[in-house]
RNA sequence: CGAGCUGGCCAGGCAGUCGCUGCCCGGUUGCUGGUUUUGCGCAGUUUUGCGUGAAUUCGGCACCAGGUGGAGGAAAGUCCGGGCUCCAAAGAGCAAAGCGCCAGGUAACGCCUGGGGGGUGAAAGCCCACGGAAAGUGCAGCAGAGAGUAGACCGCCUAAGCGCAUAGCGCCGGUAAGGGUGAAAGGGUGCGGUAAGAGCGCACCGCGCGACUGGUAACAGUUCGUGGCAUGGUAAACCCCGCUUGGAGCAAGGCCAAAUAGGGACCCUUCGGUGUGGCUCGCACUGGGUCCGGGUAGGCUGCUUGAGGUUGAUAGUGAUAUCAAUCCCAGAUGAAUGACUGUCCCAGACAGAACCCGGCUUAUCGGCCAGCUCGAUUU
Numbered sequence: 001c002g003a004g005c006u007g008g009c010c011a012g013g014c015a016g017u018c019g020c021u022g023c024c025c026g027g028u029u030g031c032u033g034g035u036u037u038u039g040c041g042c043a044g045u046u047u048u049g050c051g052u053g054a055a056u057u058c059g060g061c062a063c064c065a066g067g068u069g070g071a072g073g074a075a076a077g078u079c080c081g082g083g084c085u086c087c088a089a090a091g092a093g094c095a096a097a098g099c100g101c102c103a104g105g106u107a108a109c110g111c112c113u114g115g116g117g118g119g120u121g122a123a124a125g126c127c128c129a130c131g132g133a134a135a136g137u138g139c140a141g142c143a144g145a146g147a148g149u150a151g152a153c154c155g156c157c158u159a160a161g162c163g164c165a166u167a168g169c170g171c172c173g174g175u176a177a178g179g180g181u182g183a184a185a186g187g188g189u190g191c192g193g194u195a196a197g198a199g200c201g202c203a204c205c206g207c208g209c210g211a212c213u214g215g216u217a218a219c220a221g222u223u224c225g226u227g228g229c230a231u232g233g234u235a236a237a238c239c240c241c242g243c244u245u246g247g248a249g250c251a252a253g254g255c256c257a258a259a260u261a262g263g264g265a266c267c268c269u270u271c272g273g274u275g276u277g278g279c280u281c282g283c284a285c286u287g288g289g290u291c292c293g294g295g296u297a298g299g300c301u302g303c304u305u306g307a308g309g310u311u312g313a314u315a316g317u318g319a320u321a322u323c324a325a326u327c328c329c330a331g332a333u334g335a336a337u338g339a340c341u342g343u344c345c346c347a348g349a350c351a352g353a354a355c356c357c358g359g360c361u362u363a364u365c366g367g368c369c370a371g372c373u374c375g376a377u378u379u
Stems, first nucleotide, its partner, number of pairs: 001375010012344007020070005026064002029062006036055008072350001076361002079359005084249004091281004096245005101115005116130001117128004131240002136238002138234002153179002155175003161171003187205006206229001207227005212221003253301004263292006272286004308327008
């Protein structure tokens, strides 16, 4: 200097003019409600009640002025996990669904961290739907002799038997080392042995089982012993095993105000019915369902202080945890942050909260920082 990999940060800045919205404080600007004191009038008369005016004080709405805050790294997908609310005054099982190496983290997870094993890359790195094939069933076209309690097409042999004879030539028999087919063909290499071969035997490797060593474990091993040796693949096929799992959802739910028709018809009805996914048992209750028709669609709340952010210290390989300090950081409701001007950068792409939070996935113009791998050149 170039190519690549990993992690983190930013998401236009500054100034001015006008505009929107949450909260706080103020005003005597307007409207409006109440408490207390009191004047007047009417009624009544033991107390008092009603109407109206004044003073005082507490609010509400509108307006004015000031201060302060105001969309994201993904707010997207609605894919997971929860908090919260209701069903609700118990539960159990089955089915179903999800996950699937080990150990940790977390409120929890299908997430994250580290490790093991496998794959991939020259490497830094990246990826894994990673329990079980001796519980059972299924599937693998064509080719090929044969595709899983799966073989003899070409080939090799002639010891034994028959025929024939120039010849393993023919019948019979033996064989799976060589070749071929295929994605995959009865562990691999070598030696011995044999008629020719074959784990037939042996050595080494591989594989199964057991022990030992290291590791919390998954696993690993220049370890030891033993066995000629389970005979394939596929479970992102059905299945088996282990673990986990109520449902519905802020349009949940609660309060206030207003309006209507306490409407009509039909069906089941205690051996029945209902009770927030399905079925069974159990428990509780004693009614439930369908259709037609009528009224309301308003306001307040839930609604933002949180499994919260930031900084530092400690522990840890790390995810993270503990402690201390500090901060308040959107709450709209037909839906709030927009428009214009100037300037700077070169760099504005993907894109707008609607109960909240932790993840994953997808989209994305670029800029900056740190570390690592490889190559070239120079010293």
This is a predicted structure of a 379-nucleotide RNA (Bacterial RNase P class A) from Pseudohongiella nitratireducens. Its Rfam family is "Bacterial RNase P class A". Rfam classes the family as a ribozyme. Its family is annotated with dimeric ribonuclease P complex, ribonuclease P activity and tRNA processing in the Gene Ontology.